[in-house]
Molecule: transfer RNA
Organism: Coemansia sp. RSA 2681
RNA sequence: GGGGGGUUAGCGCAAUGGUAGCGCGUCCGCCUCCAGAGCGGAAGGUUGUUGGUUCGAUCCCUGCACUCCCCA
Numbered sequence: 001g002g003g004g005g006g007u008u009a010g011c012g013c014a015a016u017g018g019u020a021g022c023g024c025g026u027c028c029g030c031c032u033c034c035a036g037a038g039c040g041g042a043a044g045g046u047u048g049u050u051g052g053u054u055c056g057a058u059c060c061c062u063g064c065a066c067u068c069c070c071c072a
Base pairs, nucleotide, nucleotide: 001071002070003069004068005067006066007065010024011023012022013021018055026042027041028040029039030038048064049063051061052060
C1' cells in the first nucleotide's frame, strides 16, 4: 500500500427496514442464624462516529476512527 471481518448495557453476544433483547454481573425483595444456591423484581443503551437513502435505519450506502485477520 491492497483486501476482508468486527464495533449494540459493566462483560459475552442477539436483533434480515417498523420505538433493541438474552445470558452473566450489579441492586432490591423472598428464603436463611449469616452467607451461598434457588425464586421474584428492578436499574442500566445518544446501537463507534459523520453524512446520505427512506414515511421510518442497529439493519442499506459514503467518509472517518479503533481493533483483528490475510496479501504485498